[in-house]
Context: one part of a larger RNA
RNA sequence: UUGGGUCUAAAACAUUCGUAGCUUGUUUUGUAAGUUCUUUGUGAAAUCUGACAUCUUAAGUGUCAGGCGUGCAAAGAAUACUGCUUGACUUGGGACCGGAAGAUGCAAAGAGUACGAACAAGGUAGUAGUAAAAUACGUUAAUCUCGUUUGGACUAACAACAGCGAAGGCACUUUGCAAGUACGGAUCUGACAGUGAGGAAUGAAGGCUAGGGUCGCGAAAGGGAUUAGAUACCCCUGUAGUCCUAGCAGUAAACACUGCUCACUAAACAUUAGGACCUCCUCGAGAGGUUCUAGUGCUGCAGCGAAGGCGAAGAGUGAGCUACCUGGGAAGUAUAGUCGCAAGACCGAAACUU
Numbered sequence: 001u002u003g004g005g006u007c008u009a010a011a012a013c014a015u016u017c018g019u020a021g022c023u024u025g026u027u028u029u030g031u032a033a034g035u036u037c038u039u040u041g042u043g044a045a046a047u048c049u050g051a052c053a054u055c056u057u058a059a060g061u062g063u064c065a066g067g068c069g070u071g072c073a074a075a076g077a078a079u080a081c082u083g084c085u086u087g088a089c090u091u092g093g094g095a096c097c098g099g100a101a102g103a104u105g106c107a108a109a110g111a112g113u114a115c116g117a118a119c120a121a122g123g124u125a126g127u128a129g130u131a132a133a134a135u136a137c138g139u140u141a142a143u144c145u146c147g148u149u150u151g152g153a154c155u156a157a158c159a160a161c162a163g164c165g166a167a168g169g170c171a172c173u174u175u176g177c178a179a180g181u182a183c184g185g186a187u188c189u190g191a192c193a194g195u196g197a198g199g200a201a202u203g204a205a206g207g208c209u210a211g212g213g214u215c216g217c218g219a220a221a222g223g224g225a226u227u228a229g230a231u232a233c234c235c236c237u238g239u240a241g242u243c244c245u246a247g248c249a250g251u252a253a254a255c256a257c258u259g260c261u262c263a264c265u266a267a268a269c270a271u272u273a274g275g276a277c278c279u280c281c282u283c284g285a286g287a288g289g290u291u292c293u294a295g296u297g298c299u300g301c302a303g304c305g306a307a308g309g310c311g312a313a314g315a316g317u318g319a320g321c322u323a324c325c326u327g328g329g330a331a332g333u334a335u336a337g338u339c340g341c342a343a344g345a346c347c348g349a350a351a352c353u354u
Base pairs, nucleotide, nucleotide: 004325005324006323007308008307012322014202015201016200017199021195022194023193025089026088027087030084031083033082034081035078036077037076038075039074040073041072042071048066049065050064051063052062053061054060092192093189094188095187096185097184098183100181104178105177106176107175108174109173110172111155112154115151116150117149118148119147121145122144126137127136163170164169207248208247209246210245211244212243216242217241221237222236223235224234259321260320261319262318263317264316267299269297270296271295272294273293274292275291276290277289278288279287280286303310304309327354328353329352337346338345339344
C1' cells in the first nucleotide's frame, strides 16, 4: 500500500524465444457494445433540510413537503473516441536483391614455439629452491650443451577505450556447413507489430555419471621451513580436477549492480562498418576531405538527480508491456511441494528480537 519507487539506500528475472493477456499505424463503409444526452419507472425505513403539530419548554416524538440514495432497468437519440465489421493504403514489421565487415556457432584437416619424457653424443660435481634454509634430485653420471623420436596442453607478437554474439562467451591457419548484423536499393507482402504471466531453449567456473586422456598447473594429502602454536602464507612432491566424447546439473560481483520497445530533445572529438559526393593520384582492393546511416567510446548544453553523476546507447521529456521492492536480524533458514544420481536448485515463512 500510494498520484511512491527499483545505477549506488529495499527492489530489473542470467539471457533470449514465445502462449494467454494487455497495448497497438493511416483511411473508408456499416453497426451502436463501451461512451454521451433526453424521457419513463424504480431506488425500504431511519438519518438530513424546511414547515406545522405535540408532551408547560427543551431534548424527544408525530404529520406533510423536499433532498439523499452518486445505482439499476426500459425506450428514444448522437457517433468524436474505443470496440466489432467491410474495403483500401504504406511510413511500422517481414521477405527479396547488391556489395561489405566480423576472435558468431559447429565439424574436419594442418601448423607453431615452449614444456615434459625416451634414446644417442659431449661433459663433471654439483643441481634445485629461498629472506635464509631444509625436505628433494645427482657418480646406477644429474644440472648444462646438441641431435632425433614421441606426448598432451596451449595459441606469443599483431592486439586497439578494436570487432562479433541474446547473454554466458569467442583470438594460430585453411576448408566445409549454418546463422545473425549494419549499409544501400524500393521488387513483393500489407499492420502480419510491441511486451510477455505460465512455458521452452541457451547458460562461466566449480561439481556429478560413464568411457578415454593426463605435458604443465594443481584443491585434498605427504614432507621441509616459519612460528609460542601454524590444520596457513614460503619451499619440495602430488591425487581428484583442468583436456576429449556422451549425459546431468542450472548457479556467479551471470555487473553497466542500469528490463524490453517506440517517439521527441544543443553541440564538439575519436574510432569501426557501409553509402553518396569532392580533390589528388604512381590509376591500385590507393591517399585526403565533406556528408548520411548504424555501432563503440569520450567531453558536454538543457533537463534530471540526495549527491556521486547521467546526459540522443539518459539516470531527460512522454507512451506501451513485464518483473520486482516495503526497517534491521532471525533467513534465503524451517516446513510443504517440484526438480536432481548426489551436491543441491527453485519456491519460501513465522515465533522471537531490535
The prediction has a mean pLDDT of 85. Predicted 3D model of a 354-nucleotide part of an RNA (small-subunit ribosomal RNA, central domain) from a Candidatus Pacearchaeota archaeon. The source organism's lineage runs through Archaea, Nanobdellati and Candidatus Pacearchaeota. Rfam family: Archaeal small subunit ribosomal RNA. A reference for the family is Yusupov et al. (2001), "Crystal structure of the ribosome at 5.5 A resolution", Science.